This is a predicted structure of a 72-nucleotide RNA (transfer RNA) from Candidatus Nealsonbacteria bacterium CG08_land_8_20_14_0_20_38_20.

[in-house]
RNA sequence: GUCCCUAUAGUUUAACGGAUAGAAUAAAGGCCUCCGAAGCCUUAGAUCGAGGUUCAAUUCCUCGUAGGGACA
Numbered sequence: 001g002u003c004c005c006u007a008u009a010g011u012u013u014a015a016c017g018g019a020u021a022g023a024a025u026a027a028a029g030g031c032c033u034c035c036g037a038a039g040c041c042u043u044a045g046a047u048c049g050a051g052g053u054u055c056a057a058u059u060c061c062u063c064g065u066a067g068g069g070a071c072a
Stems, first nucleotide, its partner, number of pairs: 001071007010025004018055001027043005048064005
């Protein structure tokens, strides 16, 4: 330099172009307990950036950014 893959809560991840963006774990609060742990209930938290297509984009297209890989 060329090509390919990936990017979603703190972390690990799901989501035919139409869901309130779902879960696990972590966090906070409550119940339970002599106190904890475990268990149960509840709460808040996310789509890498900028454009485009579309009635509608996490999803499709383009250009970037970051990470990984192949070739040179």

The source organism's lineage runs through Bacteria, Bacteria candidate phyla and Candidatus Nealsoniibacteriota. The sequence is in RNAcentral, with records from ENA. It matches the Rfam family "tRNA". Gene Ontology term of the family: triplet codon-amino acid adaptor activity.